[in-house]
Order: sequence, then structure tokens, then C1' cells
RNA sequence: UAGUCGAAAGGGCAAACCAUCCGAAAGGAUGGGGCGCAAAGCUACAGACCCGGGGAUGGGUGGCUGAGCUACCGAA
Repeated sequence: UAGUCGAAAGGGCAAACCAUCCGAAAGGAUGGGGCGCAAAGCUACAGACCCGGGGAUGGGUGGCUGAGCUACCGAA
């Protein structure tokens, strides 16, 4: 120095729920709120799950699993 790993420190994100808005819906955004998270940062490629008005080569969930990319700190 790098990888693995996850003690400490500095911090970070933000479940359910509530308010407002968008959407047909699943769901999303903002504010509050904190269940939790060492990638709870990003990606819808594979699987899984959810929605389904219009019509269908549809939409959503990355805090479901896998996979890919990136990243703060530095004890054992």
C1' cells in the first nucleotide's frame, strides 16, 4: 500500500406510522418519526414477490436473494 475483516472514533442512512403531493394500483417524493442497517450507496441483469387503468416488448420492490460497480475509518 492492497485485500479480507469489523473493535474503536467521526459520522451516515432511515422501517412502521402520520401529514401533503404524484400514480389506476403496487408504489414513489417531501417533512416529521426511528424499526433497524458496515455498504440500508448505486444498478431491474437473473430469480422471487407485489400491482395491473390503458392494452402488453407493461409498471414496482435494491431495507427479498444472487450478481455487478463504487465507498469513510483502521484495532484484532